[in-house]
RNA sequence: GCAGCGAAAAGGUAAACCUGCUGUGAGGCAGGGGCACAAAGCCGUGAAUCUACGAGGGGCGCCCGAAGGAACUUCUGACGGUCGGACUCUUCGAGAGAUUGUCUGGCUGCCGAA
Numbered sequence: 001g002c003a004g005c006g007a008a009a010a011g012g013u014a015a016a017c018c019u020g021c022u023g024u025g026a027g028g029c030a031g032g033g034g035c036a037c038a039a040a041g042c043c044g045u046g047a048a049u050c051u052a053c054g055a056g057g058g059g060c061g062c063c064c065g066a067a068g069g070a071a072c073u074u075c076u077g078a079c080g081g082u083c084g085g086a087c088u089c090u091u092c093g094a095g096a097g098a099u100u101g102u103c104u105g106g107c108u109g110c111c112g113a114a
Stems, first nucleotide, its partner, number of pairs: 005112002012037002017032006035101001041107003046103002048099004053093007060084002063081003068076003
C1' cells in the first nucleotide's frame, strides 16, 4: 500500500410520525424528530414492489322484464336482459414514472484493535 474484518476513536446519515411546499399519483424537498445504519455516500444494471395508462372479467349502479310477497290504482322482489360516467376487486399487456433505508450490480470513501 492492497484485500479481508469491524474493537476503539473522530465523526456522519436520519426510520416512523408531525408541519409546510410540491406532484394526477406512487413520491420528492425543507424544518422538527430519532427507529436504525460500516457504506443507510453516489449511480440506477438486472429484478421486486408501487403509481399512472390500455384491454378483459367480476362486484356495484341505472333502465326494462319478471315467479312470488304485502299494509294492494302502490311498494317490494329470487332471477334474466341492456348499458356503464364514477367507485371497488382481480387478470393480462405495454414499459412511462417512483422507491433503492427492498435485493443484486457498478463507482468512490473515514479509522485501524484482534
About this RNA:
The RNA shown here (c-di-GMP-I riboswitch aptamer) has 114 nucleotides and comes from an Acidobacteriota bacterium. The source organism's lineage runs through Bacteria, Pseudomonadati and Acidobacteriota. It was read from a public genome assembly, where an Rfam model found it. The coordinates come from a structure-prediction model, not an experiment, and the mean pLDDT is 79.